A computed fold for a 75-nucleotide RNA from Omnitrophica WOR_2 bacterium RIFCSPHIGHO2_02_FULL_52_10, annotated as transfer RNA. The sequence is in RNAcentral, with records from ENA. Model confidence (mean pLDDT): 81 of 100. Its Rfam family is "tRNA". Rfam links the family to the GO term triplet codon-amino acid adaptor activity. Rfam's curators write: Transfer RNA (tRNA) molecules are approximately 80 nucleotides in length.
RNA sequence: GCCCCCAUCGUCUAGCCUGGUCCAGGACACAUGCUUCUCAGGCAUGGAACACCGGUUCAAAUCCGGUUGGGGGUA
Numbered sequence: 001g002c003c004c005c006c007a008u009c010g011u012c013u014a015g016c017c018u019g020g021u022c023c024a025g026g027a028c029a030c031a032u033g034c035u036u037c038u039c040a041g042g043c044a045u046g047g048a049a050c051a052c053c054g055g056u057u058c059a060a061a062u063c064c065g066g067u068u069g070g071g072g073g074u075a
Stems, first nucleotide, its partner, number of pairs: 001074007010028004020058001030046006051067005
């Protein structure tokens, strides 16, 4: 240089192929409350995410192009 893969809450991850149902779901963590003599545990509630730019479309996390970052292959 060329080719391929990946990027979603604090962490891990589902959803993407097959656009709409939803306020983007789950686990762990965190905050508050209840329970408890206290802690742990349990229960309830809550905050928190689609890497960036553009395009297509009535509608994009999802499709298309580019950029950035990470990983792998190749001479």